[in-house]
RNA sequence: GGAGUCAGCCAGACCGCCGCUGGUGCAGGGACCGAAAGGUCGCACUGGAGGAAGGUCCGGACUGCACAGGGCAGCGCAGGAGGUAACACCUCUCCACCGCGAGGUGAGGAUCAGAGCAACAGAGACGAGCCGGUUCGGUCCGGGUGAAACGGGCAAUCUCUGCGCGCAGCAACACCAAAUAGGCCAGCUAUGACGCGGCCCGCUGAGCUGGCGGGUAGGUGGCAUCGAGCCGUUCCGGCGACGGGCGGCCCAGAGGAAUGGCGGUCACGGCCGGGGCGACCCGGCCGCACAGAAUCCGGCCUAUCGGCUGGCUCCACAC
RNA sequence: GCGCCCGUAGCUCAGUGGAUAGAGUAUUGGCCUCCGAAGCCAAGGGUCGCUGGUUCGAUCCCAGCCGGGCGCGCCA
Numbered sequence: 001g002g003a004g005u006c007a008g009c010c011a012g013a014c015c016g017c018c019g020c021u022g023g024u025g026c027a028g029g030g031a032c033c034g035a036a037a038g039g040u041c042g043c044a045c046u047g048g049a050g051g052a053a054g055g056u057c058c059g060g061a062c063u064g065c066a067c068a069g070g071g072c073a074g075c076g077c078a079g080g081a082g083g084u085a086a087c088a089c090c091u092c093u094c095c096a097c098c099g100c101g102a103g104g105u106g107a108g109g110a111u112c113a114g115a116g117c118a119a120c121a122g123a124g125a126c127g128a129g130c131c132g133g134u135u136c137g138g139u140c141c142g143g144g145u146g147a148a149a150c151g152g153g154c155a156a157u158c159u160c161u162g163c164g165c166g167c168a169g170c171a172a173c174a175c176c177a178a179a180u181a182g183g184c185c186a187g188c189u190a191u192g193a194c195g196c197g198g199c200c201c202g203c204u205g206a207g208c209u210g211g212c213g214g215g216u217a218g219g220u221g222g223c224a225u226c227g228a229g230c231c232g233u234u235c236c237g238g239c240g241a242c243g244g245g246c247g248g249c250c251c252a253g254a255g256g257a258a259u260g261g262c263g264g265u266c267a268c269g270g271c272c273g274g275g276g277c278g279a280c281c282c283g284g285c286c287g288c289a290c291a292g293a294a295u296c297c298g299g300c301c302u303a304u305c306g307g308c309u310g311g312c313u314c315c316a317c318a319c
Numbered sequence: 320g321c322g323c324c325c326g327u328a329g330c331u332c333a334g335u336g337g338a339u340a341g342a343g344u345a346u347u348g349g350c351c352u353c354c355g356a357a358g359c360c361a362a363g364g365g366u367c368g369c370u371g372g373u374u375c376g377a378u379c380c381c382a383g384c385c386g387g388g389c390g391c392g393c394c395a
Stems, first nucleotide, its partner, number of pairs: 001315010012266007020048007030041004050290001054301002057299005062169004069201004074165005079093005094108001095106004109160002114158002116154002126151001130143004173221004183212006195203002214394002229249005235244003268287008320391007329344004337375001346362005368384005
């Protein structure tokens, strides 16, 4: 210098003007919307998208169903040990495969518990027989084909083993306000319906289910400051994931859904023109990814212009 | 939010481990007819949505993406 691999980071910066939205404080006198519940309107300060907010593929928190009980079925996972609230995630490690290597990938339990499958080719395809040679003796050896042939292969075929999972989801759920024809028909039901979203047991114990008809499709909380929280650490334990200690911080929250628009300067990349022998300088134009929170977390997977930092490996050259 | 389904020829669909992937229709050519339709014969046309994996072998099994569609949810 080139090629590669692993880990981490950024996701334009600043200023001005005009807007949107949450919180806190002050003001609390009113006005407006609404049938009501309830909501909106002022000033100041302050917060306001992401590494994936995405796909919704896993795991939880939370809430309700009975403080969520037993069995079967069903679903999921799979070397070993650990981490974690939990996981299909993460770490270390064994083994197998790929790579010269750094490193990467792995759905890696069991095929003497049982069943199933194997096209074409081949004499024969799953269960031992067949052919040739050989031997005292099915005793031993070999058999064109084919992925596999006298033994095995496939469990991303059924199955078995071990472990895990009750079900539903913030349109959960609680409360407030308003409204009605709280009606009619059919069916089930103390011989226990309905419910505990498959079935049985068990529990509960009086209404339930469907159709027609009717009403409302509003508001508040849940919900966003105290958490599995975030940042730092020349601390401690551990190979590590991680755990503990110490210090600091409070960090988006709507409900047809805020986080934006315009202008300027400077970065970055590309193109064009001019100047200069050249490094380069000046001017103009264009671009600046993927994508956008919706109950909240931990992961996985997928998308992503361009750029930066560090470790390591291989090749070439020089010393 | 939850649950489910589909993607195969231009179109509508079969095929669900076994190799040249089929059918109807459409297209093209031929026969028939004075001509056309119908009918008959033949031909072409496929990355089986995409990418990986399992397997001797994948449209089929598994995983991840892409595209499309359907259903449920208030009171009484």